Predicted 3D model of a 73-nucleotide RNA (transfer RNA) from a Bifidobacteriaceae bacterium. The prediction has a mean pLDDT of 80. Rfam family: tRNA. Rfam classes the family as a transfer RNA.
RNA sequence: GGGCCCAUAGCUCAGUUGGCAGAGCAGCGGACUUUUAAUCCGUGGGUCGAGGGUUCGAGCCCCUCUGGGCCCA
Numbered sequence: 001g002g003g004c005c006c007a008u009a010g011c012u013c014a015g016u017u018g019g020c021a022g023a024g025c026a027g028c029g030g031a032c033u034u035u036u037a038a039u040c041c042g043u044g045g046g047u048c049g050a051g052g053g054u055u056c057g058a059g060c061c062c063c064u065c066u067g068g069g070c071c072c073a
Base pairs, nucleotide, nucleotide: 001072002071003070004069005068006067007066010025011024012023013022019056027043028042029041030040031039049065050064051063052062053061
């Protein structure tokens, strides 16, 4: 220098046909327990990496940039 992949909750990741953003773990509250842990019930938490475009409507499509990974030279 060229090519490909990834970026979504605190963490690990789904969301594949463009139509109300989700799961597990963690956190918080409660039950149980002498207490803790475990278990069970409930619950909050998001600028979907940044900027722009397309569209009635974008996590999803297009362009640029940033960060990370892999391959080629």